[in-house]
């Protein structure tokens, strides 16, 4: 940098000692009944790996042609690659409070305001951005 996902799921012990929710700010929440971090043992999930099923694959090949293209075969490419569905949980990662916590940028419905419009606030939904994890 590219692609996929961000639904669901899964915690005990020891050390430690004040922070944490992965920038910042605001809010909200967790924390001395013990935060971060480190170690041990478990667990979850199924991205990669492995296995099974099913479908597809340019081009070459054969054939027809009005030369634009059409059709066929399944021989090469192919003990290959790809899509989809499923199985496993040995291996490579990851994860194991709510929850990627909400807002910040854009769009839309609705509500509130003297409130039709503009504007402001609130709520809900969608998108973006950013981030996380995996694969390349």
């Nucleotide at each position: 940098c590219u692609c996929a996902u961000c639904g669901a799921g899964a915690g005990g012990g020891g050390c430690a000692g004040a922070g944490g929710g992965a920038a910042a700010c605001g809010g909200c929440c967790c924390g001395c009944u013990g935060a971060a971090g480190c170690c041990c043992c478990g667990g979850c999930a199924a991205c990669c790996u492995g296995c099974c099923g099913c479908c597809g694959c340019a081009c070459g090949c054969c054939u027809c042609c009005a030369c634009g293209g059409g059709g066929g075969a399944c021989c090469g490419c192919a003990c290959g690659c790809g899509a989809c569905g499923g199985c496993c949980a040995c291996g490579g990662u990851g994860c194991u409070a709510c929850g990627u916590c909400c807002g910040u940028c854009c769009c839309g419905c609705g509500c509130c305001g003297a409130g039709a419009g503009c504007c402001g606030g609130c709520c809900c939904g969608g998108g973006g951005a950013a981030g996380a994890u995996g694969a390349g």